[in-house]
This is a predicted structure of a 349-nucleotide part of an RNA (small-subunit ribosomal RNA, central domain) from an uncultured bacterium.
Its mean pLDDT, the model's own confidence on a scale to 100, is 89.
Context: one part of a larger RNA
RNA sequence: CUGGGCGUAAAGCGCACGUAGGCGGCCGUUCAAGUCAGAGGUGAAAGCCCGGGGCUCAACUCCGGAACUGCCUUUGAAACUAGAUGGCUCGAGGAAUGGAGAGGCGAGUGGAAUUCCGAGUGUAGAGGUGAAAUUCGUAGAUAUUCGGAAGAACACCAGUGGCGAAGGCGACUCGCUGGACAUUUACUGACGCUGAGGUGCGAAAGCGUGGGGAGCAAACAGGAUUAGAUACCCUGGUAGUCCACGCCGUAAACGAUGAUAACUAGCUGUCGGGGGGCUUAGCUUUCCGGUGGCGCAGCUAACGCAUUAAGUUAUCCGCCUGGGGAGUACGGCCGCAAGGUUAAAACUC
Numbered sequence: 001c002u003g004g005g006c007g008u009a010a011a012g013c014g015c016a017c018g019u020a021g022g023c024g025g026c027c028g029u030u031c032a033a034g035u036c037a038g039a040g041g042u043g044a045a046a047g048c049c050c051g052g053g054g055c056u057c058a059a060c061u062c063c064g065g066a067a068c069u070g071c072c073u074u075u076g077a078a079a080c081u082a083g084a085u086g087g088c089u090c091g092a093g094g095a096a097u098g099g100a101g102a103g104g105c106g107a108g109u110g111g112a113a114u115u116c117c118g119a120g121u122g123u124a125g126a127g128g129u130g131a132a133a134u135u136c137g138u139a140g141a142u143a144u145u146c147g148g149a150a151g152a153a154c155a156c157c158a159g160u161g162g163c164g165a166a167g168g169c170g171a172c173u174c175g176c177u178g179g180a181c182a183u184u185u186a187c188u189g190a191c192g193c194u195g196a197g198g199u200g201c202g203a204a205a206g207c208g209u210g211g212g213g214a215g216c217a218a219a220c221a222g223g224a225u226u227a228g229a230u231a232c233c234c235u236g237g238u239a240g241u242c243c244a245c246g247c248c249g250u251a252a253a254c255g256a257u258g259a260u261a262a263c264u265a266g267c268u269g270u271c272g273g274g275g276g277g278c279u280u281a282g283c284u285u286u287c288c289g290g291u292g293g294c295g296c297a298g299c300u301a302a303c304g305c306a307u308u309a310a311g312u313u314a315u316c317c318g319c320c321u322g323g324g325g326a327g328u329a330c331g332g333c334c335g336c337a338a339g340g341u342u343a344a345a346a347c348u349c
Base pairs, nucleotide, nucleotide: 004320005319006318007303008302012317014201015200016199017198021194022193023192025088026087027086028085029084030083033081034080035077036076037075038074039073040072041071042070049065050064051063052062053061054060091191092188093187094185095184096183097182098181103177104176105175106174107173108172109171110154114150115149116148117147118146119145120144121143125136126135162169163168206247207246208245209244210243211242215241216240220236221235222234223233258316259315260314261313262312263311266294267293268292269291270290271289272288273287274286275285276284277283278282298305299304322349323348324347331342332341333340334339
């Protein structure tokens, strides 16, 4: 390479947009590049293969055939693919109407709680634990009442509920804005799918500059525990957590399951929307789109998956090839750094 694979054995890029490329709906006409058929030329000889012959046999050698799967020329065929051209509407998109949503960004507002400050009441404890101690408190703590300040997060509602491509998104109001869905449609007419490179987005932690700092809390300090205790528990506590701008680019970034399309029993819950029926706070039935549970065929090593497939197919991309060495070294690229990315070998079992 061929072949086989990628939920859990090695293997789906964290996610999207998109360039090249690959692939691509229905009905005609045309062309003849691919494709198929006929003919001709060429495809040196030797060798290989088949049938014979000659050395006593064989190796060896001679003759004949086949083969040389290819290329070129020419004459045709026209189903399929490509090209050209005309048309179509079911794919894709558009339009109108409508409702749902923690989708995103900005601004403003709110209450509970916490801590701190001031004042009042009040007195000896409080706090913490398995038990304690460090700690706070007669310079008046804890508790309680009133007033004030600050920062961060939004209880209940809350739901295998919703939205988003993923990361993720949860108080309220306003403004700007993306997407999906349903119904209708007399519009466009294949405009589509995927996507190497590329570009953008991307939790937490971390980094830079400037703010902010209530609570929590790496590091650190102390108290305990213990044989020890650089821990688990306790008292403190700084980065950080928050905001603005700029980096980083990684996660068990998980459904450990790439995207798109079609097909293949059902039952049941729930969310959004529509149609029909009825005895109308609603009930029932049905259609479309999501999100769950169970389950048949089928698949699977098993577990399990099962119309949201891991079933049956098609297209495109990514990835795997024994364990360790190693996601390391070296080199390249990126980064302020931390490091990231690409990615071996010796050796060893």